[in-house]
RNA sequence: GAGUUUGAUCAUGGCUCAGAUUGAACGCUGGCGGUAUGCUUAACACAUGCAAGUCGAACGGCAGCAUGCUGUAUUUUCGGAUACAGUGAUGGCGAGUGGCGGACGGGUGAGUAACACGUAGGUAUCUACCUAGAAGAGGAGGAUAACCCGAGGAAACUCGGGCUAAUACCGCAUAAUCUCUACGGAGGAAAGUUGGGGACCUUAGGGCCUGACGCUUUUAGAUGAGCCUGCGGCAGAUUAGCUAGUUGGUAGGGUAAAGGCCUACCAAGGCAACGAUCUGUAGCUGGUCUGAGAGGAUGAUCAGCCACACUGGGACUGAGACACGGCCCAGACUCCUACGGGAGGCAGCAGUGGGGAAUUUUGGACAAUGGGCGCAAGCCUGAUCCAGCAAUACCGCGUGUGUGAUGAAGGCUUUCGGGUCGUAAAGCACUUUCAAUUGUGAAGAAAUGCAUAUAGUUAAUAGCUAUAUGAGCUGACGUUAACAAUAGAAGAAGCACCGGCUAACUCUGUGCCAGCAGCCGCGGUAAUACAGAGGGUGCAAGCGUUAAUCGGAAUUACUGGGCGUAAAGCGCGCGUAGGUGGACAAAUAAGUCAUGUGUGAAAGCCCUGGGCUCAACCUAGGAAUUGCAUGUGAUACUGUUUGUCUAGAGUAUGGUAGAGGAAAGUGGAAUUUCCGGUGUAGCGGUGAAAUGCAUAGAUAUCGGAAGGAACAUCAAUGGCGAAGGCAACUUUCUGGGCCAUUACUGACACUGAGGCGCGAAAGCGUGGGUAGCGAACAGGAUUAGAUACCCUGGUAGUCCACGCCGUAAACGAUGUCAACUAGCCGUUGGGUAAUUAAUUACUUAGUGGCGCAGCUAACGCGAUAAGUUGACCGCCUGGGGAGUACGGUCGCAAGAUUAAAACUCAAAGGAAUUGACGGGGGCCCGCACAAGCGGUGGAGCAUGUGGUUUAAUUCGAUGCAACGCGAAAAACCUUACCUACCCUUGACAUCCUCAGAACUUGUCAGAGAUGACUUGGUGCCUUCGGGAACUGAGUGACAGGUGCUGCAUGGCUGUCGUCAGCUCGUGUCGUGAGAUGUUGGGUUAAGUCCCGUAACGAGCGCAACCCUUAUCCUUAGUUGCCAGCACGUAAAGGUGGGAACUCUAAGGAGACUGCCGGUGACAAACCGGAGGAAGGCGGGGACGACGUCAAGUCAUCAUGGCCCUUACGGGUAGGGCUACACACGUGCUACAAUGGUCGGUACAGAGGGUUGCCAAGCCGCGAGGUGGAGCUAAUCCCAGAAAGCCGGUCAUAGUCCGGAUUGGAGUCUGCAACUCGACUCCAUGAAGUCGGAAUCGCUAGUAAUCGCGAAUCAGCAUGUCGCGGUGAAUACGUUCCCGGGCCUUGUACACACCGCCCGUCACACCAUGGGAGUGGGUUGCACCAGAAGUCGGUUGCUUAACUUUAUUGAGGGCGCUGACCACAGUGUGGUUCAAGGGUGGGGUGAAGUCGUAACAAGGUAACC
Repeated sequence: GAGUUUGAUCAUGGCUCAGAUUGAACGCUGGCGGUAUGCUUAACACAUGCAAGUCGAACGGCAGCAUGCUGUAUUUUCGGAUACAGUGAUGGCGAGUGGCGGACGGGUGAGUAACACGUAGGUAUCUACCUAGAAGAGGAGGAUAACCCGAGGAAACUCGGGCUAAUACCGCAUAAUCUCUACGGAGGAAAGUUGGGGACCUUAGGGCCUGACGCUUUUAGAUGAGCCUGCGGCAGAUUAGCUAGUUGGUAGGGUAAAGGCCUACCAAGGCAACGAUCUGUAGCUGGUCUGAGAGGAUGAUCAGCCACACUGGGACUGAGACACGGCCCAGACUCCUACGGGAGGCAGCAGUGGGGAAUUUUGGACAAUGGGCGCAAGCCUGAUCCAGCAAUACCGCGUGUGUGAUGAAGGCUUUCGGGUCGUAAAGCACUUUCAAUUGUGAAGAAAUGCAUAUAGUUAAUAGCUAUAUGAGCUGACGUUAACAAUAGAAGAAGCACCGGCUAACUCUGUGCCAGCAGCCGCGGUAAUACAGAGGGUGCAAGCGUUAAUCGGAAUUACUGGGCGUAAAGCGCGCGUAGGUGGACAAAUAAGUCAUGUGUGAAAGCCCUGGGCUCAACCUAGGAAUUGCAUGUGAUACUGUUUGUCUAGAGUAUGGUAGAGGAAAGUGGAAUUUCCGGUGUAGCGGUGAAAUGCAUAGAUAUCGGAAGGAACAUCAAUGGCGAAGGCAACUUUCUGGGCCAUUACUGACACUGAGGCGCGAAAGCGUGGGUAGCGAACAGGAUUAGAUACCCUGGUAGUCCACGCCGUAAACGAUGUCAACUAGCCGUUGGGUAAUUAAUUACUUAGUGGCGCAGCUAACGCGAUAAGUUGACCGCCUGGGGAGUACGGUCGCAAGAUUAAAACUCAAAGGAAUUGACGGGGGCCCGCACAAGCGGUGGAGCAUGUGGUUUAAUUCGAUGCAACGCGAAAAACCUUACCUACCCUUGACAUCCUCAGAACUUGUCAGAGAUGACUUGGUGCCUUCGGGAACUGAGUGACAGGUGCUGCAUGGCUGUCGUCAGCUCGUGUCGUGAGAUGUUGGGUUAAGUCCCGUAACGAGCGCAACCCUUAUCCUUAGUUGCCAGCACGUAAAGGUGGGAACUCUAAGGAGACUGCCGGUGACAAACCGGAGGAAGGCGGGGACGACGUCAAGUCAUCAUGGCCCUUACGGGUAGGGCUACACACGUGCUACAAUGGUCGGUACAGAGGGUUGCCAAGCCGCGAGGUGGAGCUAAUCCCAGAAAGCCGGUCAUAGUCCGGAUUGGAGUCUGCAACUCGACUCCAUGAAGUCGGAAUCGCUAGUAAUCGCGAAUCAGCAUGUCGCGGUGAAUACGUUCCCGGGCCUUGUACACACCGCCCGUCACACCAUGGGAGUGGGUUGCACCAGAAGUCGGUUGCUUAACUUUAUUGAGGGCGCUGACCACAGUGUGGUUCAAGGGUGGGGUGAAGUCGUAACAAGGUAACC
């Protein structure tokens, strides 16, 4: 920096990612080289080999090897050779004595929280070898290994006797500037070996001289080591007290050395909240990784220190060890054994087994560097240098370069045109790094030693030492590096990813499956997220994954965070430690600052050079090492000390308000109970009731009494108190505040971890008290239930005294103190001033409301801060688990306090926004209710649906907004369904080939499709090639599908709703989502208009424009009309004529709140009126904003994808869609007298008609038949309108109502009325007497009622769409039901209340608590025990050096013994881990069960 909580937003907050890194591991892949690195686990066990020896110039010697000499034998070429024996004589040397080294080098990190480490200091010390200096090295002695002899033993090894040497051992002498000291003195060492040598001596070894090495004492240095101290670096307080050698002293012992290091005695100290003790973990550091830094993590390789060496203990030797490849003991383990006893220690280098995700060769060499020994040569060296293995890491190189378009083939894809892989390939031209082969070939090597020369030493030209010169020798690596040649693109590319974060996209398969996933999340038939492919992106001999660390994370915040509501202020005070602290002056110099010195190892990091072709790597120098110690200086600030001050704080004095506290007493109103009176039937209670009380007299009312509790009015955003809290009145005691005036003290202050005190209600204990109220409980209701809400009762309790508890949403959700920073308006207490009062102004202490700046995520806060600062304390670090478990403390108990983890989720939470919703509020509208009229729901029938049935009962529509719907017509057809029979390029389209005009007649078979046969027919155009249309056959591309998906779609439609809304631009406000506009005051049918207004305008809607209807005018009169004139009929605009009227159909007029009055704000508008045919939208229609419902339709049509292709396509016949215990919707007809029936009689409108409407006439009871005039229609026809009106009859009945059903007979349409049409006539004559709960329509030419027409249609409406006739009632009003609009409010909802969501129970899984007892680790205390060893004691035994009077003595050894002490053991505690039948809660899980607690007034406001 990004992703992720939301519909969206801001902020909080966690989770996750991108980076760097690694001693890594795993998966896939793998060309070369350089440089590094390589058991992080079992400090598990180890076979085998090697890892520490060396010195013969210390010694006696001589086993083996070599040489010499001597002797013997054999042989002989007479030189010799061979064999045997002797000889330590020589080179050398096994074993041994002796010296030095095995304390270094190498490994490991178990232990250790410690002076172990780091850093800076100190000194009571030691220091082999080395350096420098001083002094010395005289004399004597006794042993002992080896060796020989003997003995024991399986072995390891051991014992006895005898011989012998030394630079082994021991005295004597001498000695210091050595050590000790009582200051008199005392003690106190040594060793030789070897090279060379002139003279001299000689026992012939040598002496002697000289050199080298060595020896003794000592001083100093160097190096190394020991000890002590300051400071620094870790987690837990659910570890708070620890400590008897403990702290100190004295004396003694001990050590190289200070010291309780040890012992005795004395004192009672020492450590600890600045974290002792205990527990857990851990080697420490230079450094390494990360990070801007500060930090955080880490401590492989390299380097310094420490610790360890099978586990535990112990000492010896030594300069140095309590000793990795030494010793003793104990223990475990392994091995050998003759069973008696012995041997061993890879955390050295290789290597083996084991463990593990995981880590190499039983290699070469001492050539180099270094170490040990040696005079040296040299020997030893798994230190080291090299090689081997491993992409383990870092660095470098390569896998080719140029050209090459037909954009090849092929793959993938496609909208079928193409695109892409892609200049990629091929082809052509070129190069050869690396690898391969062959050859050449550095550097790592300098020395020692040898020779010569010079110098030193010396008597010396010898020897030795130093320097120089010279010649020569020494290489594991090594087939080295490097260079050259040869051939040829030849031998050399993978891995991960491609939904967002995050660079990179398509196809196919799959179908919530298989799978993916770091987080968000993908997958339920069109997956850029799974799998494969093509393509692409990124890195590259590697690439990914996993693990781990830092970063991002300002997410522990020192740098650099917070706490009103997100997590977070202790309920409140007093106060200890601590932290912080007013003014002036002086001193000091601890902090602070400056400068110097020492140190801060090397390596590493950084900079600048240099060397490998570069780089990694190596190397030189510098810088840095922010630290510590120390010297000198400065003195502003802080500290310390001293002196002073009064502004902070306090005291005194005078006033003052108050439900401040405690105790005692007093009062009235009210409730209840009791007594008495009056009085009578109810009272009480509720939404409605009931339980309850009451004729034994209640309630009501009057009087009296008792008792307890609480104190109306005053009363207030009033007062007091630290908080909790405090309210009648009086008295007593008492705390604090405020104001004013002077005076005094002189910083006495603030905060406050622990600590102490106070602390509502409830609860607990003891004893009282109890009127009212009232958990529990009982009863009555409510309810599906009701362990509740409501009602009637009622116990604890509420009250008092004393004692506990110690918690609350103990809240201002805001710690205390101090200072500063605009105003305005209230109110309480005090004071001052103006003029006393009223009042006003100022001031101070409180308490409220607004509000500027500022702050805040926003809300909000705003001198009573959440502003700006300072001081101190408390607290927070994702949600859940959990304020829970365990442990501790407190409590009588209830419980309180302190306070985790496992596990689980990707969120949880805050503020604000827009919606939606509310059994929230306000305003308004609608046949929404109300007021009316008529229906439905009951009956029969029609029709649609569900269900059922069926071979099929095709499909769709399903709350409103499906159900007389698609369907404006299912007998066949339609038809999509079922059964049966047929066809397969197909019934239909395009293309190709061939044939034929097309077409048509008839017969037979069949249910038909179809098949077989048959008849007639040769057309049109022509440039004569052919062409157009049509038919048949064939082949394949394809056709076809009412098959699926309306949740892939277009189009169309329904619905909210003809509701008045829905938006935009610019501006403004807000961090933002958004707001404003569109809200407000009026008004309207209307977001209609007006006014106001940080808004100003605009768009889609509303309205208007369109059609129709109502009035009039003009024009025009046929098929329409007929007033007047004429003709004429039985009658009739029938005729002449007319153009007035009606009407027709074109064009106009008219209505606009225009006029008047009133109301209103002078507006918009409303009310009333006039005029008018019509009046405030005149009536009706068409017209449907942004959007909602994944609403409906893939079966109107179109269409993506999927599916079928001799079938899910096509054809035919028959059947079905018409079924029928049932349920529902919509209708028709009725139940009758406002009626039925019979007779007579009147008046429409709008339509339709040539495949048609069909007149007159005739026939039939009728449906209808016959007939044929007229009409392509203002002409003719359908066509008689009906209700109505007039008259008759019926008389309240299942009827002269009603017509279902059924029988019979017919008519019509049609190929065909059986399934399954309509109608007619005769007969039959069911239910039904006005319809339960519920429910529908309608506000005027409307409802109701009456008929007529049309579409569809061969025929078939009770349906649908139209038309006219007759023609009402009612609307007070908006409380309620339903729907809608606007504003506002709440919200835990946003799939939006059909929402969200809680708890028990049941099931599965997971982690966890307690648990009788069990097992293991570790540890305290008390005891027992006591190996080896050291120290001490010791005459039991023994003893070379010295001593001696020769007996001993001194000293030593063995033995015995005391102390200390490891292992083992006993008892009793602590702590920790494991497992534990059954058990407790918790978490997670699918659509389980029961309820509905919360979110809206959540239906009883919620919460603690």
A computed fold for a 1504-nucleotide RNA from an uncultured bacterium, annotated as small-subunit ribosomal RNA.
The RNAcentral record of the sequence draws on ENA and SILVA.
Rfam family: Bacterial small subunit ribosomal RNA. Rfam links the family to the GO terms structural constituent of ribosome and ribosome.
The coordinates come from a structure-prediction model, not an experiment, and the mean pLDDT is 85.